[in-house]
Context: one part of a larger RNA
RNA sequence: UUGGGUUUAAAGGGUGCGUAGGUGGUUCGAUAAGUCAGCGGUGAAAUACCGGAGCUUAACUCCGGAACUGCCGUUGAAACUGUCGGACUUGAGAGUGAACGAGGUAGGCGGAAUUCGUAGUGUAGCGGUGAAAUGCAUAGAUAUUACGAAGAACCCCGAUAGCGCAGGCAGCUUACCAGGCCACUUCUGACACUGAAGCACGAAAGUGUGGGUAUCAAACAGGAUUAGAUACCCUGGUAGUCCACACAGUAAACGAUGAUUACUCGCUGUUUGCGAUAUACAGUAAGCGGCCAAGCGAAAGCGAUAAGUAAUCCACCUGGGGAGUACGCCGGCAACGGUGAAACUC
Numbered sequence: 001u002u003g004g005g006u007u008u009a010a011a012g013g014g015u016g017c018g019u020a021g022g023u024g025g026u027u028c029g030a031u032a033a034g035u036c037a038g039c040g041g042u043g044a045a046a047u048a049c050c051g052g053a054g055c056u057u058a059a060c061u062c063c064g065g066a067a068c069u070g071c072c073g074u075u076g077a078a079a080c081u082g083u084c085g086g087a088c089u090u091g092a093g094a095g096u097g098a099a100c101g102a103g104g105u106a107g108g109c110g111g112a113a114u115u116c117g118u119a120g121u122g123u124a125g126c127g128g129u130g131a132a133a134u135g136c137a138u139a140g141a142u143a144u145u146a147c148g149a150a151g152a153a154c155c156c157c158g159a160u161a162g163c164g165c166a167g168g169c170a171g172c173u174u175a176c177c178a179g180g181c182c183a184c185u186u187c188u189g190a191c192a193c194u195g196a197a198g199c200a201c202g203a204a205a206g207u208g209u210g211g212g213u214a215u216c217a218a219a220c221a222g223g224a225u226u227a228g229a230u231a232c233c234c235u236g237g238u239a240g241u242c243c244a245c246a247c248a249g250u251a252a253a254c255g256a257u258g259a260u261u262a263c264u265c266g267c268u269g270u271u272u273g274c275g276a277u278a279u280a281c282a283g284u285a286a287g288c289g290g291c292c293a294a295g296c297g298a299a300a301g302c303g304a305u306a307a308g309u310a311a312u313c314c315a316c317c318u319g320g321g322g323a324g325u326a327c328g329c330c331g332g333c334a335a336c337g338g339u340g341a342a343a344c345u346c
Stems, first nucleotide, its partner, number of pairs: 004317003007300002012314001014201004021194003025088007033081002035077008049065006091191001092188003095184003100179001103177007110154001114150008125136002162169002206247006216240001220236004258313006266291009295302002319346003328339004
């Protein structure tokens, strides 16, 4: 390379938008680039292959044939692909109407808890642990009551519930923005799918500047434990945790399962629509779950939310270690990120 693969063995990009490219619905007509057929030219010889012949045989040599699967020209065919023109509505999009949701951004408000402050009551302990001690406390702590301040997070409801492309999103409320779904079948008429580059978003930790700092808490200090204890436990405690703006760009960024489309036996729970007078029963569309038929799978298991049957496009894998390292390049304030080997070794 071919072939084979990517839930767990190596392997799906963290996610979206999207350029080039690749692929693409039904139907009519034209064309003849691809495609197919006939004919002509060319495709040197030798070699190789097949059938013969000559050296005693063979190697070797000679003769003939086929082949050289290609290219060019020409004459035709018109199903499929392409191209051009016309039409269509089921894919896609738009419109109208209704419901839905922790979807996003900004503002306002609320109560409980925590810590601190002030004042009252009150007295000798509190706190903490396996047991202790460090620590706090007669300068009145802990406990309790009242008032005040601050910051952060939102009990119950709460749910294999909902929303979002992913990261993620939860007190209440207002404004603005966005979304999919359902119904009608009104409009456009293939406008589609995927997507190398590229652009945007992207938990936590981290970085810069300026705020804020109640709690918790890397580092650090002390007390224990221990042979030691740079830990686990305890008392403290700074970055950080929060906000604004800017960077960073990684995660077991997981469903360890790329996106889109079509097809494939049933049962059951649930969310939101539709339909219905309706709480019942059953239907239908889009989700979120459980169990299974066929099938698939090395098995575990998957099974209309496929890991089944097929198609299109992208990404990725090719023994373990060395190594996600070195070097180079690109990005970054830095930390570091992206790309990414080899020697050697088993």
Source information:
This is a predicted structure of a 346-nucleotide part of an RNA (small-subunit ribosomal RNA, central domain) from an uncultured bacterium. The RNAcentral record of the full RNA draws on ENA. Model confidence (mean pLDDT): 88 of 100. It matches the Rfam family "Bacterial small subunit ribosomal RNA". Rfam links the family to the GO terms ribosome and structural constituent of ribosome.